Transfer RNA from an uncultured bacterium, 73 nucleotides, folded computationally. The prediction has a mean pLDDT of 82. It matches the Rfam family "tRNA". From the family's description: Transfer RNA (tRNA) molecules are approximately 80 nucleotides in length. Gene Ontology term of the family: triplet codon-amino acid adaptor activity. Rfam classes the family as a transfer RNA. It was read from a public genome assembly.
RNA sequence: GGGGACGUGGUGUAGUGGUUAACACAUCUCCCUGUCAAGGAGAAGAUCGUGGGUUCAAUUCCCAUCGUCCCCG
Numbered sequence: 001g002g003g004g005a006c007g008u009g010g011u012g013u014a015g016u017g018g019u020u021a022a023c024a025c026a027u028c029u030c031c032c033u034g035u036c037a038a039g040g041a042g043a044a045g046a047u048c049g050u051g052g053g054u055u056c057a058a059u060u061c062c063c064a065u066c067g068u069c070c071c072c073g
Stems, first nucleotide, its partner, number of pairs: 001072007010025004018056001027043005049065005
């Protein structure tokens, strides 16, 4: 330099055009317990790496760009 994959709550993942972005763990509150853990109920937390474009509508499609990883030279 060329090509490819990935980027979504604190962490790990799902969701691949349509209305409240879902699940597990973690965090907080309550219940339970002599206490802790486990268990049960609930809550907060991501405008989807960034900027544009297409569309009535974009996490999803297109372009550029940044970051990580892999391949080629």